[in-house]
């Protein structure tokens, strides 16, 4: 240089201005039954899948003595792990090439493989099902031909699989293991107004109300305390199976050690909007060129797929253009 693969990373940047949202402070500000509210400064403020909700945990209430039945799940072997159907090593099978062998009509054709990559990979002598097209005949023999004392023995175009103790378990079953339910609208906490309840206490010998008091009119309630639910607040919420760097076990996966970091936290839900530089893409022109491409200039203006909702581990799906490392074969030069 060509060739096919694998791992990882990036996700426009800076400046300035106005806003949104939570958090600290700070106002002789305003408020509430309690949370608080407004102003000012200062710092924080979405993703690699934040997504599907498809597995596994953490947490939470509700259930639970032990044992078996049932259901539901994973299934070479060994590891890792909080756990798993994830990952990681290895074996088994299958695919995997411009080169490599092999054939050729020189168009191509066939093998075996590399680096990889993909596998729901226990059990077919416990048992039941099924087994397309072809084929007389598809799971138990029997049929057809030649043979023999004798269903005695050897053959059968077709198809995966034929005259047999084949094939399927991604059918049912069986073995081993594993497995309660419910999901932050989970759950716990403080707590009005009205209205209902409980208890005392007043009330037609007229309460309460009707304008502060009296008359007067009216004609069944009223007062006080006390639990229970709702608005409404709070806590569960963001320190964690955390993140980086260095070193060391280990083929990894992974795990120990030490040093440093704290990186949204809303609650009908904030993470935005303009402007001006610059890099990327893309389009134009117009030089060069080893035809792959490059530089030089305008133009356009952020470009995929998409956005947090208790929170970790994973699988999956979607996704515009960039980068870096590494690995297979090959071919050239030294």
């Nucleotide at each position: 240089g060509a060739u096919g693969c694998a791992a990882g990373c990036c996700a426009g940047a800076c400046a300035g201005c106005c806003g949104c949202u939570g958090g600290u402070c700070a106002g002789c500000g305003c408020g509430u039954a309690a949370u608080g509210c407004c102003u000012g400064a200062c710092g924080g403020g979405a993703g690699g899948a934040a997504g599907g909700u498809c597995c596994g945990g953490a947490c939470u209430c509700c259930a639970u003595a032990g044992a078996g039945c049932g259901g539901g799940g994973u299934g070479a072997c060994g590891g890792u792990u909080a756990a798993c159907g994830g990952c990681c090593g290895u074996c088994c099978g299958c695919c995997g090439a411009a080169a490599g062998c092999c054939c050729c009509u020189c168009g191509g054709g066939g093998u075996a493989u590399a680096a990889g990559g993909c596998g729901a990979g226990g059990a077919a002598u416990a048992g039941g099902g099924c087994c397309a097209c072809a084929g007389a005949g598809a799971c138990g023999a029997g049929c057809g031909u030649a043979u023999u004392a004798a269903g005695u023995u050897a053959c059968g175009g077709u198809g995966a699989a034929a005259c047999g103790c084949g094939g399927u378990a991604a059918c049912c079953u069986c073995c081993a293991c594993c497995u309660g339910g419910u999901g932050c609208a989970a759950u716990u906490c403080c707590a009005a107004a009205u209205a209902g309840g409980c208890a005392c206490g007043c009330g037609a010998u007229g309460a309460u109300g009707u304008u502060g008091c009296u008359c007067g009119c009216g004609g069944a309630g009223c007062g006080u305390g006390c639990g229970g639910g709702u608005a409404g607040g709070a806590a569960g919420c963001u320190u964690g199976a955390g993140c980086g760097c260095u070193g060391g076990a280990g083929c990894a996966a992974u795990c120990c050690a030490g040093c440093g970091c704290c990186u949204a936290g809303a609650g009908g839900a904030a993470u935005g909007g303009c402007u001006g530089u610059c890099a990327u893409a893309g389009c134009g022109c117009a030089g060069g060129u080893u035809c792959g491409c490059c530089u030089g200039c305008g133009c356009c203006g952020u470009a995929a797929c998409a956005a947090a909702a208790u929170c970790c581990g994973g699988c999956c799906u979607a996704u515009c253009g960039g980068c870096u490392u590494g690995c297979u074969u090959c071919a050239u030069c030294u």